Predicted 3D model of a 425-nucleotide RNA (Bacterial RNase P class A) from Roseospira marina.
Its mean pLDDT, the model's own confidence on a scale to 100, is 76.
Rfam family: Bacterial RNase P class A. Rfam classes the family as a ribozyme.
RNA sequence: UCAGAUGGCUGGAUGGCCGCCCCGCCGCGUCCCCCGUGGACCGGCGGGGAGGAAAGUCCGGGCUCCACGGAAACACGGUGCCGGAUAACGUCCGGCGGGGGCGACCCUAGGGAAAGUGCCACAGAAAGCAAACCGCCCGUCCGCCGGUCUUCGGACCGCGCCGACGGGUAAGGGUGAAAGGGUGCGGUAAGAGCGCACCGCCCCCCUGGCGACAGGGGGGGCACGGUAAACCCCACCGGGAGCAAGACGGAGUAGGAGCGGCCGGCCCAGCCCUUCGGGGCGGGGGCCAGGCGUGUUUUCGCGCCGCCGCUCGGGUAGGUCGCGCGAGGCGUCCGGCGACGGACGUCCCAGAUGAAUGGCCAUCCAUCGUGUCCGGGUCCGCCCGGACGCGGGGACAGAACCCGGCUUACAGGCCAUCUGACGCU
Numbered sequence: 001u002c003a004g005a006u007g008g009c010u011g012g013a014u015g016g017c018c019g020c021c022c023c024g025c026c027g028c029g030u031c032c033c034c035c036g037u038g039g040a041c042c043g044g045c046g047g048g049g050a051g052g053a054a055a056g057u058c059c060g061g062g063c064u065c066c067a068c069g070g071a072a073a074c075a076c077g078g079u080g081c082c083g084g085a086u087a088a089c090g091u092c093c094g095g096c097g098g099g100g101g102c103g104a105c106c107c108u109a110g111g112g113a114a115a116g117u118g119c120c121a122c123a124g125a126a127a128g129c130a131a132a133c134c135g136c137c138c139g140u141c142c143g144c145c146g147g148u149c150u151u152c153g154g155a156c157c158g159c160g161c162c163g164a165c166g167g168g169u170a171a172g173g174g175u176g177a178a179a180g181g182g183u184g185c186g187g188u189a190a191g192a193g194c195g196c197a198c199c200g201c202c203c204c205c206c207u208g209g210c211g212a213c214a215g216g217g218g219g220g221g222c223a224c225g226g227u228a229a230a231c232c233c234c235a236c237c238g239g240g241a242g243c244a245a246g247a248c249g250g251a252g253u254a255g256g257a258g259c260g261g262c263c264g265g266c267c268c269a270g271c272c273c274u275u276c277g278g279g280g281c282g283g284g285g286g287c288c289a290g291g292c293g294u295g296u297u298u299u300c301g302c303g304c305c306g307c308c309g310c311u312c313g314g315g316u317a318g319g320u321c322g323c324g325c326g327a328g329g330c331g332u333c334c335g336g337c338g339a340c341g342g343a344c345g346u347c348c349c350a351g352a353u354g355a356a357u358g359g360c361c362a363u364c365c366a367u368c369g370u371g372u373c374c375g376g377g378u379c380c381g382c383c384c385g386g387a388c389g390c391g392g393g394g395a396c397a398g399a400a401c402c403c404g405g406c407u408u409a410c411a412g413g414c415c416a417u418c419u420g421a422c423g424c425u
Base pairs, nucleotide, nucleotide: 001421002420003419004418005417006416007415008414009413010412012364013363014362015361016360017359018358020049021048022047023046024045025044026043027042029041030040031039032038051396055407056406058405059404060403061402062401063242064241065240066239076238077237078236079235080234081095082094083093084092085091096110097108098107099106100105111233112232116231117230118227119226120225133173134172135169136168137167138166139165140164141163143161144160145158146157147156148155149154181199182198183197184196185195186194200222201220202219203218204217205216206215207214208213246321247320248319256312257311258310259309260308261307262306264288265287266286267285268284270281271280272279273278290305291304292303293302294301295300328347329346330345331344332343333342334341335340365394367392368391369390370389371388372387373386374385375384376383377382
């Protein structure tokens, strides 16, 4: 200098003008009341006012309500190498095993397949039990070719060829994600853990480690294919719903109940009294009448309906609380490899509810394009650096009960540590 790896920070600055939300103080200010250190409005002053993800709402908790005698089991859901951190977690930290990279480092859903069941498409001869398509090898037979002999009919021989049949063979080819350990030597008719060496696998033992596991020794020719983000088995965890939780108070010319008074008739349900003959109440229901509205009016049709007063409880709109001191932020020190924990000091830091945190202007900054000038380099194409002018210009996105994580989005800039290559000293 170039190419990378890991961890972290930042997420425009300053000023002016006009606004928005919350809190506090003030006012010969206005209005209201239960008359006070009251409430509402208005005005003035002061203070505070989005994020690293406020997002997705995926996981874990706090908090609230509901359910529940305790515990366990079953069902369902989740988690899944080991140790630790934590309020808890599927998160984080430190390790182990496996895989990738020259390396810094990165990835990893990583319990159990000799408890059982299922599945293994296509291709392929064969897919769980073994399997012979091509090839290789052996044997028999037919034919051909060559050779030898011949009594000319044939007989015999061949590292020979072709075909058929019977067998051997899992080394080679071919299929497949996967074909019953791998490589090499020996062996064999050809082959094969058939034998041997090394590697792998299984079993046993020893050593180290809290453990996952690692290292070593011995034995066994190798049996036991894969799949559990298929059922399943094992271990552990889990009651449900969520701030629209939940609590307080609560308007009407909305609606319900009770009592009292008033107003037309008939029938019925129901209630009360009864000497069982009946009597009383009866807007709870129906019919008629009446009233109101409407179809322009009438007939006619449709819709609605007792009136007044007092009392009571439920609940809607709207209001208040929940709701900002918290597993809190920052700093220093201590313990720990670390996640994290502890001590001390210090700070108070948004609370809206159709939902505030904004808009405009100016200057500057990161940065981009372009032009001029200066300096340097050059393979004469241009490249690098600096100054100035003009033009552009800051991403992803916005709290809504709170907190810990995860995931996803994000223009640009900065810092630290480390790796590889090249050059120079």